A computed fold for a 508-nucleotide part of an RNA from a metagenome, annotated as small-subunit ribosomal RNA, 5' domain. Its Rfam family is "Bacterial small subunit ribosomal RNA". The coordinates come from a structure-prediction model, not an experiment, and the mean pLDDT is 83.
[in-house]
Context: one part of a larger RNA
RNA sequence: GGACGAACGCUGGCGGCGUGCCUAACACAUGCAAGUCGAGCGGGGAUAUAGGAAGAGUAAUCCGACUAUAUUCUAGCGGCGGACGGGUGAGUAACGCGUGAGCAACCUGUCCUUGUCUGGGGGAUAAGAAGCCGAAAGGCUUUCUAAUACCGCAUGAGACCACAGCAUCACAUUGUGCAGGGGUCAAAGGAGUAAUCCGGACAGGGGUGGGCUCGCGUCUGAUUAGCUAGUUGGUGAGGUAAUGGCUCACCAAGGCAGCGAUCAGUAGCCGACCUGAGAGGUGAUCGGCCACACUGGAACUGAGACACGGUCCAGACUCCUACGGGAGGCAGCAGUGGGAAUAUUGGGCAAUGGGCGAAAGCCUGACCCAGCAACGCCGCGUGAAGGAAGAAGGCUUUCGGGUCGUAAACUUCUAUCCCAGGUGAAGAUAAUGACGGUAGCCUGGAAGGAAGCCCCGGCUAACUACGUGCCAGCAGCCGCGGUAAUACGUAGGGGGCAAGCGUUGUCC
Numbered sequence: 001g002g003a004c005g006a007a008c009g010c011u012g013g014c015g016g017c018g019u020g021c022c023u024a025a026c027a028c029a030u031g032c033a034a035g036u037c038g039a040g041c042g043g044g045g046a047u048a049u050a051g052g053a054a055g056a057g058u059a060a061u062c063c064g065a066c067u068a069u070a071u072u073c074u075a076g077c078g079g080c081g082g083a084c085g086g087g088u089g090a091g092u093a094a095c096g097c098g099u100g101a102g103c104a105a106c107c108u109g110u111c112c113u114u115g116u117c118u119g120g121g122g123g124a125u126a127a128g129a130a131g132c133c134g135a136a137a138g139g140c141u142u143u144c145u146a147a148u149a150c151c152g153c154a155u156g157a158g159a160c161c162a163c164a165g166c167a168u169c170a171c172a173u174u175g176u177g178c179a180g181g182g183g184u185c186a187a188a189g190g191a192g193u194a195a196u197c198c199g200g201a202c203a204g205g206g207g208u209g210g211g212c213u214c215g216c217g218u219c220u221g222a223u224u225a226g227c228u229a230g231u232u233g234g235u236g237a238g239g240u241a242a243u244g245g246c247u248c249a250c251c252a253a254g255g256c257a258g259c260g261a262u263c264a265g266u267a268g269c270c271g272a273c274c275u276g277a278g279a280g281g282u283g284a285u286c287g288g289c290c291a292c293a294c295u296g297g298a299a300c301u302g303a304g305a306c307a308c309g310g311u312c313c314a315g316a317c318u319c320c321u322a323c324g325g326g327a328g329g330c331a332g333c334a335g336u337g338g339g340a341a342u343a344u345u346g347g348g349c350a351a352u353g354g355g356c357g358a359a360a361g362c363c364u365g366a367c368c369c370a371g372c373a374a375c376g377c378c379g380c381g382u383g384a385a386g387g388a389a390g391a392a393g394g395c396u397u398u399c400g401g402g403u404c405g406u407a408a409a410c411u412u413c414u415a416u417c418c419c420a421g422g423u424g425a426a427g428a429u430a431a432u433g434a435c436g437g438u439a440g441c442c443u444g445g446a447a448g449g450a451a452g453c454c455c456c457g458g459c460u461a462a463c464u465a466c467g468u469g470c471c472a473g474c475a476g477c478c479g480c481g482g483u484a485a486u487a488c489g490u491a492g493g494g495g496g497c498a499a500g501c502g503u504u505g506u507c508c
Base pairs, nucleotide, nucleotide: 001508002507003506004505006504007503008502009501010500013380014379015378016377017376018375019373020372021338026337027336028335030334031333032332035080036079037078040077041076043074044073045072046071047070048069049068050067051066055062056061087292088291089290096218097217098216099215100214101213102212103211106210107209111206112205113204114203115202116201117200119153121151122150128143129142130141131140132139133138158185159184160183161182163180165178166177167176168175189198190197191196219265220264221263226256227255228254231253232252233251234250235249236248237247238246268289269288270287271286272282273281274280294315295314296313297312298311317328318327319326320325344370346369347368348367352366353364354363355362356361383413384412385411386410393404394403395402396401417449418445419444420443421442422441423440427435452497453496454495455494456493457478458477459476463492464491465490466489467488473480474479
């Protein structure tokens, strides 16, 4: 000198774009952050229309169980989605990350594409009804019912399994293709008058996303020198989508290490960011990957999780309780306590994107906006021109003067910001705009409302007076101060930067 997610002091006019719990992965009141589909299903409610049993009445008629049709809402069963999106960096020195390869050792819902099929049956269960237990959370018994829920049967050179044949592949295997007999395995309907559309099953190909393996790179300490028993390898088995001590039985005795094993400390990694000639430092925001979700452990479901707003167990903590027992997890968005310190318990789904749905649409604290903060960067303003009686006043003086100083007053002018009125977007493709009556534009008003901070001994641009008297104090280094201090304090003047200026901290 540059930089910063900064803080502190003094000061503070506007706008644009960014950024904002670096500490306690500390504890959390409250609200919201993941739902959706009635065109899968049976119920239930409401509304409208039509019909209408029983009853009352002499009758008109009243009341109206119930039924049908249409519209609509929906607790439950069922489907898809809650594995994305959002947060945090605790752990991790590791194939975690980066980079480059490999898988003849693998999976992939939805999507695209190709082919074939969609036949015929069955038994339940929630909801509902009745009864009961419990303070609650919730639960029990009996009974009824539906499905795109569940389960058999048929079909099957379509897949898989073991067997055996031929061809092919750089491959020892579970590679690929073709033909063979045997075994196992499918399906679901819905909307519509219909056409048709949306679905269902199996299989092939593609796409996307993932899993695994390997080469190289990846902080400090030797005042850590030896470490290791599923340890290292083999055979067999189990397990997995798949290779593999991943797990197990048996066998062998190996494996790593001064090219730093092991241990200890520290740390998420990268694209990037800062600075620099380079070396170096950092890992906030944005993007990619990883890990975590009160702490520890576990599996279930599923194409995908060992699952932040799912389940179970244990623990700590908090809350409710009728004391028998229950409930909870902000490292989502706001917000509270805590902390030296870092924002609103805001608006909207209008846009972009996501989930569900045939669609209308619903949901979306993702996101888009607004609010707060000079926290940063950038831009603009605080007026312009004229104006010497060089006014008053301040400071100083050798008392002549000098200086603040064209500075002010005063005159003329202008209007960026500002105020008032009017108009008023783009962002949206026909409709739909939170932002927002915002930005912009037009008219009018008005110099009014808008300058501070640090420094002035040398380094280093900028000097005098008074006060103080090794005191009070200053200070980045050298050093100033003990009676004329350009170094302390104040004033005048000056220098620098400017809505900022200084100080502190950190990095280069």